[in-house]
RNA sequence: GGCAGGAUAGCCUAGUCGGUCAUGGCGCAUGUCUGAAAAACAUGAGAUCUCGGUUCGAUUCCGAGUCCUGCCA
Numbered sequence: 001g002g003c004a005g006g007a008u009a010g011c012c013u014a015g016u017c018g019g020u021c022a023u024g025g026c027g028c029a030u031g032u033c034u035g036a037a038a039a040a041c042a043u044g045a046g047a048u049c050u051c052g053g054u055u056c057g058a059u060u061c062c063g064a065g066u067c068c069u070g071c072c073a
Stems, first nucleotide, its partner, number of pairs: 001072007010026003019056001028044005049065005
């Protein structure tokens, strides 16, 4: 330098032929339980890399950028 893949909560991760509430686990908070914890159960808060475009509507499609990984030279 060329090509391919990826970026979603504090961490890991799924997803969508473009539309209702974005999936699950760990963690966190509250509650139940307990003498108190742990475990278990219930409830809750928290996320679509950035900018632009298309569209009535974008996490999804298109373009550019940043970063990460791999392959080729």
The RNA shown here (transfer RNA) has 73 nucleotides and comes from a Candidatus Microgenomatia bacterium. Lineage of the source: Bacteria > Bacteria candidate phyla > Candidatus Microgenomatota > Candidatus Microgenomatia (nom. nud.). The sequence is in RNAcentral, with records from ENA. Its Rfam family is "tRNA". Rfam links the family to the GO term triplet codon-amino acid adaptor activity. The family's RNA type in Rfam is transfer RNA. From the family's description: Transfer RNA (tRNA) molecules are approximately 80 nucleotides in length.